[in-house]
Molecule: transfer RNA
Organism: uncultured Eubacteriaceae bacterium
RNA sequence: CUGGAUGUAGCGCAGUUUGGUAGCGUACAUGAAUGGGGUUCAUGGGGUCGGAGGUUCAAAUCCUCUCAUCCAGA
Numbered sequence: 001c002u003g004g005a006u007g008u009a010g011c012g013c014a015g016u017u018u019g020g021u022a023g024c025g026u027a028c029a030u031g032a033a034u035g036g037g038g039u040u041c042a043u044g045g046g047g048u049c050g051g052a053g054g055u056u057c058a059a060a061u062c063c064u065c066u067c068a069u070c071c072a073g074a
Base pairs, nucleotide, nucleotide: 001073002072003071004070005069006068007067010026011025012024013023020057028044029043030042031041032040033039050066051065052064053063054062
């Protein structure tokens, strides 16, 4: 330099196929059960999807550019 993959809550991931309310596990907070701890159950908070722009009534999803990491080639 060229091509490809990944980027979504503190952490690990799904959702992209077919655009239509942003979810799961874990962690965290509160409450209950227990003499306490561990554990279990219930409830709750936390994102605007790596960044910017475009298309659309509507974009995590489609298009363009760009950033970071990884892989391959020269």